[in-house]
């Protein structure tokens, strides 16, 4: 680089620097933005993925019965570490397939896919 599983309508800013962009890429739409964008830094906070602690279960080990590592599931905390995040559901749409509806198209509603983001594991 990629590959696997999970998750993604909840949270949660202020300051310095910068000086025209940002909301992933592309279209369309919406918005945010000289009352300072994007990046960088420093605070300061969300949060529970790892992660703390506690049952259990599997596996292992032994003579029994226990148990520490490992795995899985469930509760549980934010004290400590590793990430991450901190305008708008991943801002909405595009593909596919249902409903409102006979077809079409056009809207809203609900499923899924694609794409990315994020975090464990691999590599």
């Nucleotide at each position: 680089a990629g590959c696997u599983c999970a998750u993604c309508c909840a949270g949660a800013a202020g300051g310095g620097c910068g000086g025209a962009g940002g909301g992933u890429u592309c279209a369309g739409g919406c918005c945010c933005u000289g009352u300072g964008a994007a990046g960088c830094c420093c605070u300061g906070g969300c949060a529970a993925c790892c992660c703390u602690u506690g049952c259990g279960c599997g596996a292992g080990u032994c003579a029994g019965g226990a148990c520490a590592c490992c795995g899985c599931g469930c509760a549980u905390g934010a004290a400590a570490g590793g990430u991450g995040c901190c305008a708008c559901u991943u801002c909405c749409u595009g593909c596919c397939c249902c409903g409102u509806u006979u077809g079409u198209g056009c809207a809203c509603g609900g499923g899924g896919g694609a794409a990315g983001a994020u975090g464990a594991g691999c590599g």